The RNA shown here (transfer RNA) has 77 nucleotides and comes from a Candidatus Bathyarchaeia archaeon.
Rfam family: tRNA. Its family is annotated with triplet codon-amino acid adaptor activity in the Gene Ontology. Rfam classes the family as a transfer RNA.
RNA sequence: GGGCCGGUAGUCUAGAUGGUUAGGAUAUCGCCCUGACGCGGCGAAGGUCGAGAGUUCGAGUCUCUCCCGGCCCACCA
Repeated sequence: GGGCCGGUAGUCUAGAUGGUUAGGAUAUCGCCCUGACGCGGCGAAGGUCGAGAGUUCGAGUCUCUCCCGGCCCACCA
């Protein structure tokens, strides 16, 4: 340099064929439970969906450019 795959809460991840509120687990916090801790139950907070632009009535989803990570190939000395 070329090709392919991926980037979504602190962490892991779902999200068919674009559709009206982005969901789950875990961690954190609060309450209940307990003599107490843990487990368990209930609830809360936490997301500019990697960045920017475009298409569209509407984009996590489609297109383009860039950034980051992984794999393969090529090149150089």